Source information
Small-subunit ribosomal RNA from an uncultured prokaryote, 1445 nucleotides, folded computationally.

RNA sequence: AUGAACGCUAGCGGCAGGCCUAAUACAUGCAAGUCGAGGGGUAACAUGAGUACUUGUACUUGAUGACGAGUGGCGCACGGGUGCGUAACGCGUAUGCAACCUACCCUUAACAGGAGGAUAACCCGAAGAAAUUCGGAUUAAUACCCCAUAGUAUCACCAGAUGGCAUCUGAAGGUGAUUAAAGAUUUAUCGGUUAAGGAUGGGCAUGCGUGACAUUAGCUAGUUGGUGAGGUAACGGCUCACCAAGGCAACGAUGUCUAGGGGUUCUGAGAGGAUGAUCCCCCACACUGGUACUGAGAUACGGACCAGACUCCUACGGGAGGCAGCAGUAGGGAAUAUUGGUCAAUGGACGAGAGUCUGACCCAGCCAUGCCGCGUGCAGGAAGACGGCCUUCUGGGUUGUAAACUGCUUCUAUACAGGAACAAAUAGUCCAUGCGUGGAAAGUUGAGAUGGUAUCGUAAGAAUAAGGAUCGGCUAACUCCGUGCCAGCAGCCGCGGUAAUACGGAGGAUCCAAGCGUUAUCCGGAUUUAUUGGGUUUAAAGGGUGCGUAGGCGGAAUAGUAAGUCAGUGGUGAAAGCCCGCAGCUCAACUGCGGAACUGCCAUUGAUACUGCUAAUCUUGAGUACAUUUGAUGUGGGCGGAAUGUGUCAUGUAGCGGUGAAAUGCUUAGAUAUGACAUAGAACACCAAUUGCGAAGGCAGCUCACAAAACUGUAACUGACGCUGAGGCACGAAAGCGUGGGGAGCGAACAGGAUUAGAUACCCUGGUAGUCCACGCCGUAAACGAUGAUUACUCGCUGUCGGGGUUUUUACUUCGGUGGCUAAGCGAAAGUUAUAAGUGAUCCACCUGGGGAGUACGUUCGCAAGGAUGAAACUCAAAGGAAUUGACGGGGGCCCGCACAAGCGGUGGAGCAUGUGGUUUAAUUCGAUGAUACGCGAGGAACCUUACCAAGGCUUGAAAGUUAGUGACCGAUCCUGAAACCAUUUACCCCUUCCGGACACUUUACAAGGUGCUGCAUGGUUGUCGUCAGCUCGUGCCGUGAGGUGUUAGGUUAAGUCCUGCAACGAGCGCAACCCCUAUCAUUAGUUGCCAGCGUUUAAAGACGGGAACUCUAAUGAAACUGCCCGCGCAAGCGGUGAGGAAGGUGGGGAUGACGUCAAGUCAGCACGGCCCUUACGUCCAGGGCUACACACGUACUACAAUGGCGGAUACAAAGGGUUGCUACAUGGUGACAUGAUGCUAAUCUCUAAAGUCCGUCUCAGUUCGGAUUGAAGUCUGCAACUCGACUUCAUGAAGCUGGAUUCGCUAGUAAUCGAAAAUCAGCAAUGUUUCGGUGAAUACGUUCCCGGGCCUUGUACACACCGCCCGUCAAACAAUGGAAGUUGGGAGUAUCUAAAGUCGAUAACCGCAAGGAGUCGCCUAGGGUAAGACCAAUGACUGGGGCU
Repeated sequence: AUGAACGCUAGCGGCAGGCCUAAUACAUGCAAGUCGAGGGGUAACAUGAGUACUUGUACUUGAUGACGAGUGGCGCACGGGUGCGUAACGCGUAUGCAACCUACCCUUAACAGGAGGAUAACCCGAAGAAAUUCGGAUUAAUACCCCAUAGUAUCACCAGAUGGCAUCUGAAGGUGAUUAAAGAUUUAUCGGUUAAGGAUGGGCAUGCGUGACAUUAGCUAGUUGGUGAGGUAACGGCUCACCAAGGCAACGAUGUCUAGGGGUUCUGAGAGGAUGAUCCCCCACACUGGUACUGAGAUACGGACCAGACUCCUACGGGAGGCAGCAGUAGGGAAUAUUGGUCAAUGGACGAGAGUCUGACCCAGCCAUGCCGCGUGCAGGAAGACGGCCUUCUGGGUUGUAAACUGCUUCUAUACAGGAACAAAUAGUCCAUGCGUGGAAAGUUGAGAUGGUAUCGUAAGAAUAAGGAUCGGCUAACUCCGUGCCAGCAGCCGCGGUAAUACGGAGGAUCCAAGCGUUAUCCGGAUUUAUUGGGUUUAAAGGGUGCGUAGGCGGAAUAGUAAGUCAGUGGUGAAAGCCCGCAGCUCAACUGCGGAACUGCCAUUGAUACUGCUAAUCUUGAGUACAUUUGAUGUGGGCGGAAUGUGUCAUGUAGCGGUGAAAUGCUUAGAUAUGACAUAGAACACCAAUUGCGAAGGCAGCUCACAAAACUGUAACUGACGCUGAGGCACGAAAGCGUGGGGAGCGAACAGGAUUAGAUACCCUGGUAGUCCACGCCGUAAACGAUGAUUACUCGCUGUCGGGGUUUUUACUUCGGUGGCUAAGCGAAAGUUAUAAGUGAUCCACCUGGGGAGUACGUUCGCAAGGAUGAAACUCAAAGGAAUUGACGGGGGCCCGCACAAGCGGUGGAGCAUGUGGUUUAAUUCGAUGAUACGCGAGGAACCUUACCAAGGCUUGAAAGUUAGUGACCGAUCCUGAAACCAUUUACCCCUUCCGGACACUUUACAAGGUGCUGCAUGGUUGUCGUCAGCUCGUGCCGUGAGGUGUUAGGUUAAGUCCUGCAACGAGCGCAACCCCUAUCAUUAGUUGCCAGCGUUUAAAGACGGGAACUCUAAUGAAACUGCCCGCGCAAGCGGUGAGGAAGGUGGGGAUGACGUCAAGUCAGCACGGCCCUUACGUCCAGGGCUACACACGUACUACAAUGGCGGAUACAAAGGGUUGCUACAUGGUGACAUGAUGCUAAUCUCUAAAGUCCGUCUCAGUUCGGAUUGAAGUCUGCAACUCGACUUCAUGAAGCUGGAUUCGCUAGUAAUCGAAAAUCAGCAAUGUUUCGGUGAAUACGUUCCCGGGCCUUGUACACACCGCCCGUCAAACAAUGGAAGUUGGGAGUAUCUAAAGUCGAUAACCGCAAGGAGUCGCCUAGGGUAAGACCAAUGACUGGGGCU
């Protein structure tokens, strides 16, 4: 934007539009007639007259108005409809006709004399159901015919001026021949005939323009032309006879498919693209096909004939019909209207006219189908009302000046009253006039379908009138609830898995508005077919290479011409439309008038720069000649050595060969190895290169012959001879094919051996085609520089190959090749850069999203394999390029870590403890699950804890807060009960400033409560990578950008630690340091700690007086910084058994954990959003459970013993704890412990070592090892030790004799080993955890490997990031498609037979005086039959590949 359709909705008007599908079939009505002023007449009607008379009837009468049927004239070829056919002179545009016609109309000239015979109608008769037909008799004309007259008509002849591009034209003139007419009548006209001209309308011809497909490449026999004839209005193969063999076609013939064309319409900046409804012009058609007649005009929509299909009537003999006219019906379809009114206007036919006819037209009806206009009220009005919705919640926001309410208005709707314009004419009268004609008046002579419509006035009153879609982004507009990958949405991206602005509803908002959305289609955006205006190294795209035809393009200068080109002028480019202006409907849409435009075509005049053409030149492009040079250039011969295999002989003996390791294989029949000789085929080491040659493929021993090419030099010759190149031709690696040779080595297939889960592979041993030669095919490659050919121009540096020049011999210069780097430029970037991917020019080839697919079908080439050409259906929303940051790699480099290695000790085997899984259970509460869960949350499960289970209770609740009330509450007693609880009895009364407060109870209402869910809604906190050295920022710079640089590099470090360099300069979070403990010293202080010296007491003892030295305590300070020395180094720094020092290179340890990762853990520690429960998922209570036990795993403990066990004796800590506590001491007990008693609120009292050392014993055993398990007896805690505590004593005395694969910790006061303490706690399942000290090792060559990590670099199709991505078969469903024995249908053509109507031609018999007719024959032909094919479409058992899930 639309001729639209569908969904929801709907007040009015104006102007437009309205079967896009079945050119399917049609009931009914209407759509073309008219003229009596052409004529014969009179069926119906009316008038008049007449007759009969019944006085209102019948009959007669063409006399009048008129007029059925018939004759004659004109019209019916216009108007109206449709788009089947047609790719065509059909249409558009421009020309031509010297090759033509034209009724009615106009102009001019001339004319109209005489005669005749018929025929409808009417009447009579006949056939038939009908339609209709036939016969007889009679009659008229503006019907028909004959004679006369006639030339500016026609024809023939003579003559030939003139004109024309040509064929040609033919004036004036002469001769001969032929052809005309109609009347009517009111006498004024109309009509008629001939001729010329005009106008109008047509016919024909031509140039140019006007679809798709080349998977349609050849077509054509009346075909192309000529001569002659016929035919036509006219030219012409239009037709025919003869002659010739042409004509069309790559600038697309022929064929197939599609289609009416144009003005226009829509879109677009334009160029274009799409379109062809309404309106206008042209064409074609009228049920389908053919044919002519009539006529000025038709091959005729509402005429004729024939054939066919269909429908209808029928008496079965035969007839009738054609809505793609207007309405209307059926059908089809998503879909398109009334069987309306009128000729009033405009137009048409006829007519002298009145007038008649007119489904053309003018109007009305239906439809929001479109465009335009109007309205649904306007102003005020904040308690910002109620209600709704939201909320951070009683506060607010929004709906919202919206409503209510007050005032105003009345377009529209309703009622009543008035009420148009569109009407000019004609005819009649009068006047003027020679005639056409003009004028006037009056009047009704008369006329309005639309329509009592438009419009105007009055009345009352906001009264009568708003919806649709959307609200994630694109795209204007946001919240709540419901739902929970369901239901659904969706134009693209996508949304929905429990907090959805995306689904559904609501509130609100946005955009349009009597409409709004959806669907369909066209253009735009899309520079995404690129003329304007694109590309081809890597994104799709340069042909494998050359030669060359057509074509395209083409050097310098001169002259001519004027085709292209440019300018002026003329004609045309219909109207409508578009644009501008003005005007008319109240505006607008709409309409009228004027202008502009119509970018085009034709003609003409001029210009001549450029292009073309013609002529004659030039030398620079190109070529030739001469001279030199170069090379793995080609083809064909000849020759050579090394190596390999084989053969023979010889030497010689046990293996050889092969691999990661092996085996198959060869070998005592003598291999391998070595030597000699012989022989075969293939390939040519070194030279050798970033080299050279060739068009490309490609080319390598030496040499000969033949052939080709290129460069350089000379500037002698030709004089644009050039470039490119569709088709075409030639060449064209390897593999492969054919024929014949050859065959050493290698070696697809194949065989065997290995490897492997398998191994149709990689490895090994063999080995056939092949590889080689000759001839012939094939014609493809990542045939690559992934870069077509030619040509000109455009900074530099540096190699190298082949020539030339200069020359002082070592350089410079020049031409042609071949490399590297680089500037500008270009490029998406990577990159490229004179060998361009830069800047220009010419020509060719190719591309247009991925897949399907280089597939199918067709054609063509090939012996085949296959090649070339080359789609579609369907499917996806991407595929792809370059670069960036990460991550990853069984990639690389550097480095680190108890990572490996070197060591020490463990785990895994046993018993027990503890945790987990699993199982069980009424419940075994819940969480944690690789590293980073599993002696974890829990640093204390008998009740409690406790969250779980079964049972019994409570419901504003067990607890806290607020409000109100009471004054007690607490306590004690007691029944039932397992308890909670329920019920009962009793005693007493707090403080006070006398307001009140504290406390308790009851009640009310708010408010509770939840270890219920979601750690994937969260806060906080924690683990891990990792105490790894990293993670970033500002400014600048680089890059289109992502991003980079800094942070990389060279060193160095434990370290992004530091140094040097550098387009970077700085900075932040991390590292380090600052903090604590510890190691040394100093100072200060000296109790509860200490005791050297002095003194006292004791069996002894810091027990005491005293001391302030020491130890220690606890505060401050010092000390360590590679500071000093030597060596190395630019420096940072490193090395040193250096010095000094208590400590030396971070002294040791702790705390400290960057940006981030794992949706890591935790809603059960706490907090918190949302959801859920509310006589229960809340709460109370007693009991049970968390402690179960076939089993599996983790973490510990104790052991298996002599470096030990047992007994006795004996020494030395640190750090902590203690009043419901630690307890000295004494007594009792074998003992756990009990009883008594003392000290201590702690440097005061108390809890406190073991390994060790000394002595004795055991003597290698399941033991004097080991202690599980079990029995008995006890102790302690506690309301309570049954489930389910610890400890003690006696007895019992299990497994276990050092632990498979594997795996863990540790680098020094460490491992190992020994004990101590504390938290929690009534007690304790603690062998756990966290601290404390005692004794106290071994080893590290080193970084190849395993694990983890850091930095740099590289590849990537990964980015959820390798636990990634992803390929193919198979199975199943779905849709599309190829093949297929066939089957069915369609249109077109060929051959042949037959042939209607009809034109034309022929014609003796019949008719006619004749003209002629009937009949017959011939040619052609629609249609029909037959035959064989080709093409297209549908379908087909089965089958192939591809797509999607």
RNAcentral holds the sequence, with entries from ENA. The coordinates come from a structure-prediction model, not an experiment, and the mean pLDDT is 80. It matches the Rfam family "Bacterial small subunit ribosomal RNA".